[in-house]
RNA sequence: UCGCUUGAGGAGCGUUGCAUCGACACCUACUGUCGUCAGGCUCAAGUGGAUUUACAAACCUUGCAACGACGCUCGUUUUUC
Numbered sequence: 001u002c003g004c005u006u007g008a009g010g011a012g013c014g015u016u017g018c019a020u021c022g023a024c025a026c027c028u029a030c031u032g033u034c035g036u037c038a039g040g041c042u043c044a045a046g047u048g049g050a051u052u053u054a055c056a057a058a059c060c061u062u063g064c065a066a067c068g069a070c071g072c073u074c075g076u077u078u079u080u081c
Base pairs, nucleotide, nucleotide: 001049002048003047004046005045006044007043008042009041010074011073012072013071014070015069018040021035022034023033024032025031039067
């Protein structure tokens, strides 16, 4: 640094729909239509690669996420009455 798996990021309902995926049309491709679709993002752990030879490892202390179309309901926290 990339892929995969798992977990976390409070819980739901409705609407729309990009990407992805599936089907059909076209069919070298490109593209269109319909359906699905609001954790696809971030963090942590595990695992398998790639790159690098960086400076890491251990110990102690302290702190602990950020973000997530639109509308609604609840929960939690803070403040005020």

This is a predicted structure of an 81-nucleotide RNA (SAH (S-adenosyl-L-homocysteine) riboswitch aptamer) from Proteobacteria bacterium UBA7415.
NCBI's taxonomy places the organism under Bacteria, Pseudomonadati, Pseudomonadota.
The prediction has a mean pLDDT of 77.
Of the family's consensus pairs, 100% are formed in the model.
The sequence was found by an Rfam model in a public genome assembly.